[in-house]
Context: one part of a larger RNA
RNA sequence: GGCUAACGGUGGAUGCCUUGGCAUCGGAAGGCGAUGAAGGACGUGGUAAGCUGCGAUAAGCUUCGGGGAGUCGUUAACAGGCUUUGAUCCGGAGAUUUCCGAAUGGGGAAACCCGGUGGGAGUUAUAUCCCAUCAUCAUGCACUGAAUUCAUAGGUGCAUGAAGCGAACGCGGGGAAUUGAAACAUCUUAGUACCCGCAGGAAUAGAAAUCAAUUUAGAGAUUCCGUCAGUAGCGGCGAGCGAAAGCGGAAAAGCCCAAACCAGAUUUAUCUGGGGUUGUAGGAGCCCGACAUGGGAUUGAAAAUGUAUAGCGGAACAGUAUGGAAAGGCUGAUCAUAGACGGUGAUAAUCCGGUACGCGAAAUGCAGUUUCACCCUAGGGAUUUCCUGAGUACCACGGGACACGUGAAACCCUGUGGGAAUCCGGGAGGACCAUCUUCCAAGGCUAAAUACUAACCGAUGACCGAUAGUGAACGAGUACCGUGAGGGAAAGGUGAAAAGAACCCCGGGAGGGGAGUGAAAUAGAAACUGAAACCGUUAGCUU
Numbered sequence: 001g002g003c004u005a006a007c008g009g010u011g012g013a014u015g016c017c018u019u020g021g022c023a024u025c026g027g028a029a030g031g032c033g034a035u036g037a038a039g040g041a042c043g044u045g046g047u048a049a050g051c052u053g054c055g056a057u058a059a060g061c062u063u064c065g066g067g068g069a070g071u072c073g074u075u076a077a078c079a080g081g082c083u084u085u086g087a088u089c090c091g092g093a094g095a096u097u098u099c100c101g102a103a104u105g106g107g108g109a110a111a112c113c114c115g116g117u118g119g120g121a122g123u124u125a126u127a128u129c130c131c132a133u134c135a136u137c138a139u140g141c142a143c144u145g146a147a148u149u150c151a152u153a154g155g156u157g158c159a160u161g162a163a164g165c166g167a168a169c170g171c172g173g174g175g176a177a178u179u180g181a182a183a184c185a186u187c188u189u190a191g192u193a194c195c196c197g198c199a200g201g202a203a204u205a206g207a208a209a210u211c212a213a214u215u216u217a218g219a220g221a222u223u224c225c226g227u228c229a230g231u232a233g234c235g236g237c238g239a240g241c242g243a244a245a246g247c248g249g250a251a252a253a254g255c256c257c258a259a260a261c262c263a264g265a266u267u268u269a270u271c272u273g274g275g276g277u278u279g280u281a282g283g284a285g286c287c288c289g290a291c292a293u294g295g296g297a298u299u300g301a302a303a304a305u306g307u308a309u310a311g312c313g314g315a316a317c318a319g320u321a322u323g324g325a326a327a328g329g330c331u332g333a334u335c336a337u338a339g340a341c342g343g344u345g346a347u348a349a350u351c352c353g354g355u356a357c358g359c360g361a362a363a364u365g366c367a368g369u370u371u372c373a374c375c376c377u378a379g380g381g382a383u384u385u386c387c388u389g390a391g392u393a394c395c396a397c398g399g400g401a402c403a404c405g406u407g408a409a410a411c412c413c414u415g416u417g418g419g420a421a422u423c424c425g426g427g428a429g430g431a432c433c434a435u436c437u438u439c440c441a442a443g444g445c446u447a448a449a450u451a452c453u454a455a456c457c458g459a460u461g462a463c464c465g466a467u468a469g470u471g472a473a474c475g476a477g478u479a480c481c482g483u484g485a486g487g488g489a490a491a492g493g494u495g496a497a498a499a500g501a502a503c504c505c506c507g508g509g510a511g512g513g514g515a516g517u518g519a520a521a522u523a524g525a526a527a528c529u530g531a532a533a534c535c536g537u538u539a540g541c542u543u
C1' cells in the first nucleotide's frame, strides 16, 4: 500500500409525515373608485428587527348582537394592566383613516416643495400653526357679453356626471407572421396572436321587407346543444375550407316610437300632451258600441317569510395485563336520523372537537310572496280623402362579408357617382323574366336557455408529498442578478411533553467528560429515519 470484517466520522438518499399546492363539482357573488380605489411610502407596541394588524383616536375607538373565563397577535421572558359591573375573542353598523397614487390648488426626480381665498389660534405686529376650499372635461340652467344694431363667439356662477383599477368571458374598430401547400405568389395559418375603444353580470342577437313550397302543402322572434354532415358546395378543384333548411331537445315573451289627425305653447318651425303602431294590410278621419276584464319585464312602501353575515343544543364504556403512554390485545357493555373526519403519549362510534338531526339574529344585505300605489290593455261597419321611416331602396364602379376565392353569384354591408315608388305601392324566393307564394326595409327596447371565474364559502380526488406539488409548505415574487424591460432561488421534521441538560471537571472559547431529564440523548437543539460516494480507528490476511 491492497483486500476483508467490525466500529466510527462525513453526507443527506430512502422510508414515514404535512401546515402547502393541483384539479373538479356545488353554492353565493360578479365589481372597487372624487364619500379619494387598486397598490404603496412612512409611522404605530412599556421594551420591538421582520411578518400580521392598525393610522397622529395608529396590534386600536363607539355601539348593537353572539359568547362565557381567562386575556394583552406572531412571542418565550420581564415590567405593568384588563376581566362574571362579562374582558380577550367572533359577527353587524359606525368613528378615525398621515403622505403618495386617477391624484384633482400650482409644481415635481411618487410618498416631497410652494401657494391663493374664507374662518380660527397665536404675535405689539410680521412670522408660525389649524380647519375648509381652489384641477380638467362633458351636459344642463342662470347671469353677463365683443368686433357689430339684433345676435353669436367669449366670460362668470350653480347643479349633475366622467376620469383610474380589476382574472376570464363579450361586442365593436384595426390586424400580422412563423407555419401548411413537402418550393411559392392566389390560398392556408386567421379575422388567430397582438393593439385600441366600450360594457355587463353576463354580453351579442331578437319579434320577419324570415323560411319553405310548385310532388301537396306548411312553419312562425332570438340564443344554445344534438343531428343533418365532413353531406351540399367552395378550392393554384392543390393544400385545405365547409354550410343551411329540416328534425330532436334546452328555454320561452313579447312590446314601444315616427307619421296622418286634435289640443296647447312659443324664439314660426319646432316643442309638449292626446292619438296610433300593421300585411287576411293597418291607422287617422265618418258611423255604431264599451268603461269592464286581464296583464306587468317598472318603481316605491308595508308586512310576514326565507336566506347570508356570529352562534347554540346534540346519544352512548368500563375493567384488565403489557407498555413511558392504550385508542391496540383480552373480558363484559352501550348509542346510532350520529360507525364522515380530525385530535388525544401506539390503531377511539361511546375521551375532546365534531358528525346525523334540530334550533338561532339587535343590525345590515339579498330573494321571492302578499297587499297597496304605479303602468299597460277592446270591438264592429262603410272605403272617397290623408298617413305608414329618402339622398333611402335600386343601379354602375371599387371593396368587404356570407362555407361560396367573380364565378351563372343572388342575399347582406358600403367608399365614389347617379337616383325611385307611396298600397292600383314595395322587398324576397341563389343571374334574369313571367306566374305563383310569402313578407312590409330605410326607428327603438326585450327576461330565460348560453360564455367565464380574479375573489368568497363548502365538498370531492385510482392528484403531489419537500429535486414532487404553485416560482413560493419557511419574513417569496423575498434574497440575489440586471442601467432597464426583466430574470429569480435555496431553505420543512428534537420530543408525548422542554421535562431544552442544575451542579462538578478539562478548556481562553468552541467543544467535550461526568451528573441529571426522558421510553430512547448514536432523540442534545448542526437534532426523526440516516443509504452511497469520501475520510478514519481496530483486528486479520497479504506485499
Base pairs, nucleotide, nucleotide: 001542002541003540004539005538006537007536008535009534015528016493017492020464021463022461023460024459025458026457027456029453030452031165032164039100040099041098042055043054044053046078050074051073061094062093063092064091065090066089070082071081072080105114106113107112115134116133117132118131119130120129121128136162137161138160139159140158141157142156143155144154169200170198171197172196173195174194180187184236210219211218223250224249225248226247227246233241234240254445255444256443257389261274262273263272264271265270266269279423281388282387283386284385286381287380288379294376295375296374299373300372301371302370303369305367306366307365308364309363311359312358313357317332318331319330320329333350334349335339341353342352343351394418395417396416397415398414399413400412404430425440426439427438428437429436480487481486503514504513505512506511
Molecule: large-subunit ribosomal RNA, domain I
Organism: Desulfopila sp. IMCC35006